[in-house]
Context: one part of a larger RNA
RNA sequence: CUGGGCUUAAAGCGUGUGUAGGCGGACUUCUAAGUACCUUGUGAAAUCCCACGGCUUAACUGUGGAACUGCUUGGUAUACUGGUCGUCUUGAGCCACUUAGGGGCUACCGGAACAGAUGGUGGAGCGGUGAAAUGCGUAGAUAUCAUCUGGAACGCCAAUGGUGAAAACAGGUAGCUGGGAGUGUGCUGACGCUGAGACACGAAAGCCAGGGGAGCGAACGGGAUUAGAUACCCCGGUAGUCCUGGCCCUAAACGAUGUCCACUAGAUCGUGGCGCCUCUGACGGUGUCACGGUCGAAGCAAAAGUGCUAAGUGGACCGCCUGGGAAGUACGGUCGCAAGGCUAAAACUC
Numbered sequence: 001c002u003g004g005g006c007u008u009a010a011a012g013c014g015u016g017u018g019u020a021g022g023c024g025g026a027c028u029u030c031u032a033a034g035u036a037c038c039u040u041g042u043g044a045a046a047u048c049c050c051a052c053g054g055c056u057u058a059a060c061u062g063u064g065g066a067a068c069u070g071c072u073u074g075g076u077a078u079a080c081u082g083g084u085c086g087u088c089u090u091g092a093g094c095c096a097c098u099u100a101g102g103g104g105c106u107a108c109c110g111g112a113a114c115a116g117a118u119g120g121u122g123g124a125g126c127g128g129u130g131a132a133a134u135g136c137g138u139a140g141a142u143a144u145c146a147u148c149u150g151g152a153a154c155g156c157c158a159a160u161g162g163u164g165a166a167a168a169c170a171g172g173u174a175g176c177u178g179g180g181a182g183u184g185u186g187c188u189g190a191c192g193c194u195g196a197g198a199c200a201c202g203a204a205a206g207c208c209a210g211g212g213g214a215g216c217g218a219a220c221g222g223g224a225u226u227a228g229a230u231a232c233c234c235c236g237g238u239a240g241u242c243c244u245g246g247c248c249c250u251a252a253a254c255g256a257u258g259u260c261c262a263c264u265a266g267a268u269c270g271u272g273g274c275g276c277c278u279c280u281g282a283c284g285g286u287g288u289c290a291c292g293g294u295c296g297a298a299g300c301a302a303a304a305g306u307g308c309u310a311a312g313u314g315g316a317c318c319g320c321c322u323g324g325g326a327a328g329u330a331c332g333g334u335c336g337c338a339a340g341g342c343u344a345a346a347a348c349u350c
Base pairs, nucleotide, nucleotide: 003322004321005320006319007304008303012318014201015200016199017198021194022193023192025088026087027086030083031082033081034080035077036076037075038074041071042070049065050064051063052062053061054060091191092188093187094186095184096183097182098181099180103177104176105175106174107173108172109171110154114150115149116148117147118146119145120144121143125136126135162169163168206247207246208245209244210243211242215241216240220236221235222234223233258317259316260315261314262313263312266295267294268293269292270291271290272289273288274287275286276285277284299306300305323350324349325348332343333342334341335340
């Protein structure tokens, strides 16, 4: 190189946009680069192979042939691939009319709870646990009422539900804004798919600067438990958690399942559209498109399972794997303020 694979055995990049590249719908014209056939020249000799000879045989060796699968000249063919001219509408996009949504950003507003402050009532406990203690409280706590202040999160609705590329997204109102679905087939006319590099986004924790700080709470202090208790339980509590700007770039970033296209039994539930039938309407029945689930035929699979949301049958392109450990480590490079990330071995060992 040829292979065989990637849900769980090693293996799908966290996700997208997209450059090069690879691949690419239907029908014609021309071309003849690829392709096929014929042909020209060349493809040293030796070697290998075949035939026949020479040494008594063999090894060895002589002669002839074949081969040298390649390059090249000219011609022929035109199905397919490429190029070219034109046409088309089913792929893709646009438009019009509908339509659902926690999609994103910004501002403002709201109630419950919590904590604090002030004042009133009240007067000895409260709190906490398996039981306690630390802790709080006569300087008046806990409880209760009123007023004020503050930060964070948004109960019910709520779903097996919706949106988003993923990460993720939920109180209400307004503004700005992205994407989707359906119907019409009105417009463009292959404008497409994938995508090495690249770029963008990317939970939590962490970092830098400035704010904020109610509750919770790494670290830390104390009380218990215990043989010990650097824990589990309790009382406190800093960073953090929140906001703005800038970094970090990792997760069991999971459906452990790359993206796109086509095809291959059904049943049932849900979400959003558009029809048809039932005189009309509700209800119901039925068809269709998109999305989300469950169960299952065939098939596939080591099995578990999967099964039109495939892990079935095929195609296009990318990524990745190749025994366990050493090791996602060392070294080097690169990115980062750092923490560290990305890339990534070997000796040795079983």

Predicted 3D model of a 350-nucleotide part of an RNA (small-subunit ribosomal RNA, central domain) from an uncultured bacterium. Model confidence (mean pLDDT): 88 of 100. Its Rfam family is "Bacterial small subunit ribosomal RNA". The full RNA is in RNAcentral, with records from ENA and SILVA.